[in-house]
A computed fold for a 73-nucleotide RNA from Saccoglossus kowalevskii, annotated as transfer RNA.
The source organism's lineage runs through Eukaryota, Opisthokonta, Hemichordata, Enteropneusta and Saccoglossus.
It matches the Rfam family "tRNA". It is annotated as a transfer RNA.
Its mean pLDDT, the model's own confidence on a scale to 100, is 81.
């Protein structure tokens, strides 16, 4: 240089173009306990890497961009 894959909550990830983007763990508060842990209940936390295009409508499709992984010369 070329090819390919990934990027979403603090972490690991689901999300087949359609209502306000979700789960587990973690975090905060509460219940319970002599106390802690566990368990249960509730809550906070996201401009889905960035930009453009297609579309009535994009996390999702297309192109480019940035970062990262793998392959190859």
């Nucleotide at each position: 240089g070329c090819c390919u894959c990934c990027u979403a909550a603090g972490c690991u990830c689901a999300g087949u173009g359609g209502u306000u983007a979700g789960a587990g763990c973690a975090c905060u508060g509460g219940u319970c306990u002599u106390g802690u842990a566990a368990a249960c209940c509730a809550g906070g936390g996201g401009u889905c890497u960035u930009g453009a295009g297609u579309u009535c409508g994009a996390a999702u499709c297309u192109c480019a961009u940035a970062g990262g992984g793998g392959g190859u010369u």